Context: one part of a larger RNA
Molecule: small-subunit ribosomal RNA, 5' domain
Organism: uncultured Gammaproteobacteria bacterium
RNA sequence: UGAACGCUGGCGGCAGGCUUAACACAUGCAAGUCGAACGGUAACAUGAGUGCUUGCACUUGAUGACGAGUGGCGGACGGGUGAGUAAAGUAUGGGGAUCUGCCGAAUGGAGGGGGACAACAGUUGGAAACGACUGCUAAUACCGCAUAAAGUUGAGAGACCAAAGCAUGGGACCUUCGGGCCAUGCGCCAUUUGAUGAACCCAUAUGGGAUUAGCUAGUUGGUAGGGUAAUGGCUUACCAAGGCGACGAUCUCUAGCUGGUCUGAGAGGAUGACCAGCCACACUGGAACUGAGACACGGUCCAGACUCCUACGGGAGGCAGCAGUGGGGAAUAUUGCACAAUGGGGGGAACCCUGAUGCAGCCAUGCCGCGUGUAUGAAGAAGGCCUUCGGGUUGUAAAGUACUUUCGGUAAUGAGGAAGGUGGUGUAUCUAAUAGAUGCAUCAAUUGACGUUAAUUACAGAAGAAGCACCGGCUAACUCCGUGCCAGCAGCCGCGGUAAUACGGAGGGUGCGAGCGUUAAUC
Numbered sequence: 001u002g003a004a005c006g007c008u009g010g011c012g013g014c015a016g017g018c019u020u021a022a023c024a025c026a027u028g029c030a031a032g033u034c035g036a037a038c039g040g041u042a043a044c045a046u047g048a049g050u051g052c053u054u055g056c057a058c059u060u061g062a063u064g065a066c067g068a069g070u071g072g073c074g075g076a077c078g079g080g081u082g083a084g085u086a087a088a089g090u091a092u093g094g095g096g097a098u099c100u101g102c103c104g105a106a107u108g109g110a111g112g113g114g115g116a117c118a119a120c121a122g123u124u125g126g127a128a129a130c131g132a133c134u135g136c137u138a139a140u141a142c143c144g145c146a147u148a149a150a151g152u153u154g155a156g157a158g159a160c161c162a163a164a165g166c167a168u169g170g171g172a173c174c175u176u177c178g179g180g181c182c183a184u185g186c187g188c189c190a191u192u193u194g195a196u197g198a199a200c201c202c203a204u205a206u207g208g209g210a211u212u213a214g215c216u217a218g219u220u221g222g223u224a225g226g227g228u229a230a231u232g233g234c235u236u237a238c239c240a241a242g243g244c245g246a247c248g249a250u251c252u253c254u255a256g257c258u259g260g261u262c263u264g265a266g267a268g269g270a271u272g273a274c275c276a277g278c279c280a281c282a283c284u285g286g287a288a289c290u291g292a293g294a295c296a297c298g299g300u301c302c303a304g305a306c307u308c309c310u311a312c313g314g315g316a317g318g319c320a321g322c323a324g325u326g327g328g329g330a331a332u333a334u335u336g337c338a339c340a341a342u343g344g345g346g347g348g349a350a351c352c353c354u355g356a357u358g359c360a361g362c363c364a365u366g367c368c369g370c371g372u373g374u375a376u377g378a379a380g381a382a383g384g385c386c387u388u389c390g391g392g393u394u395g396u397a398a399a400g401u402a403c404u405u406u407c408g409g410u411a412a413u414g415a416g417g418a419a420g421g422u423g424g425u426g427u428a429u430c431u432a433a434u435a436g437a438u439g440c441a442u443c444a445a446u447u448g449a450c451g452u453u454a455a456u457u458a459c460a461g462a463a464g465a466a467g468c469a470c471c472g473g474c475u476a477a478c479u480c481c482g483u484g485c486c487a488g489c490a491g492c493c494g495c496g497g498u499a500a501u502a503c504g505g506a507g508g509g510u511g512c513g514a515g516c517g518u519u520a521a522u523c
Stems, first nucleotide, its partner, number of pairs: 001520001003519005010370006016363002018328001023326003027323003032073003037070002040066002044064003047060006080281003089206007098198002103194007111145001113143002120135006151160003165186006173180002207253003214244003219241008256278004260271004283304005306317004334360001336359003342356001343354004373403004383394004407464001409459005417450001420446001422444009467512005472493003478507005488495002
């Protein structure tokens, strides 16, 4: 150190966890949402109605809602991986020829028409996937017309370009009794500007190899046309013959880059896990469509390999999302809970979705903290080991005595993470309005996955909790027995052939300690 292996293993906090096959993937989930854009009503519920067998059946978009469908916004974010890429990348510093949905600010406008296509109904093809034909229909879907400048174009005159409604409330007035009309909010169109995001260009820096020395034909430059949001050989035609290179071109091998990380007194060296920024990729290769934004991981089309279904005609799929499986490997986790918080998408909102995220599970993988008792206790007990047989040592160590109860166990109490949203009241603004909407204040009942939370208190009892490596020198720590160049040790020097402090065991000791050693890698 993202480690692995061996022996051992009490608790907690914080982090980390396929470095190998960008190998193949069963299953589930990971991107939806809006009925306040629309026609509607498949299911559920409520209400109403009908029938009666009086507790059932049927009907009814009337209401809450809503399958499928049209339409809008979002699926270009978030999440993963590092294959490719030595420059079309990245880092730093500059530049001018650009675009930018949603959001903020501002100015003006929103008039009047039309024809369709889904859904649906009918017919029909197909095993399926999926279609075909006929007919009906709505819109914030689609298309003309009108209007048109601070927009586009043009030297100028001029020419050209748009739109859509919905919800809530309401005093007069009108009404075909649907509403019109008015107000507020949201939305729509055009233009300007900001913010954010994105695109492009330049300089410098950013690996190895010369056993790679020459490379280049859209190649280098110009003119003109095309193309792009925009500059440009970006592309085409013509013209010129240039351009790069020992300051290493071209070729080849390797590699995502950076902030950083490790190490070091520094200079340097090594590295790019986790976190953050940028880039690239999404079975392999190619292509465009839609769109503000993609040449699009869970979109489309074509080709290929592979897997699956098939009625053999034809179809379906893409975990380098989260879990999980097989395989590879020394080696790397749960097919968990929740949207309570933070953030994102949609919505006026309630809310819905969210394997982002928040949490939990597994693993001593790492770092940090705590514990495995404390005091006393010499008859220096027994046992072990050594012995010169006197004793020494293990050793205050144990036992015994007196205490304590962290952590763990059992039980009780119990924060914070909750801000909001909903309902009521008051007040201010818009307004004709004491409707309605919005802001502020206040009151009420509420919203927690984690969670048997953290923490606190009580209870019991030393009770449940120590190992690993080493002891010849380097290097802290020595004796006995066994073995006899055998068995073995070993990082280097080297030990072992009968008294081995070096092998194996024991006693003792030394070092570290929930770890300790070994291996690998780097400074």